[in-house]
C1' cells in the first nucleotide's frame, strides 16, 4: 500500500406533476363479473430546487529522491444521492496478500 470481516459514519425534497402501469382500501351502478369515481403505496416517466464523503474532474496548499513527479476533508456537481434501505470519504479493529 491493497484487499476483506465488523464497528462508527454526514449532508440534501416523504416538492411537483402524469388522460402512464401494478397493487389495496372505500363508494356507486350491476347482466355478479365487470366498469366508474375518490384516497393511498409501488414502479416508470417528467419538471423545479438542492446536497457532496462513492468514482470523475479542476485549481493548488502541502509533500518528495526537488529534473520533475505525487497532491486534498478545497472547487466543480458529468455521474451519484436528497422517508427508508443500500451506499458512503474517513476513523477504529481482526485477517490475508505485497
Nucleotide at each position: 500500500c491493497c484487499g476483506u470481516g465488523c464497528g462508527g459514519g454526514a449532508g440534501a425534497g416523504u416538492u411537483u406533476c402524469g388522460c402512464g402501469c401494478g397493487a389495496u382500501u372505500c363508494g356507486u351502478g350491476u347482466u355478479u363479473u365487470c366498469a366508474c369515481g375518490c384516497a393511498u403505496c409501488g414502479c416508470c416517466g417528467g419538471a423545479c430546487g438542492c446536497c457532496g464523503a462513492a468514482g470523475g474532474a479542476g485549481c493548488a496548499a502541502c509533500c518528495g529522491c526537488c529534473c520533475c513527479g505525487g497532491a486534498a476533508u478545497c472547487u466543480c456537481u458529468c455521474a451519484g444521492g436528497c422517508c427508508g434501505c443500500a451506499g458512503g470519504a474517513c476513523c477504529g479493529u481482526g485477517c490475508g496478500g505485497g

The RNA shown here (Glycine riboswitch aptamer) has 98 nucleotides and comes from uncultured Novosphingobium sp.
The RNAcentral record of the sequence draws on MGnify.
The prediction has a mean pLDDT of 78.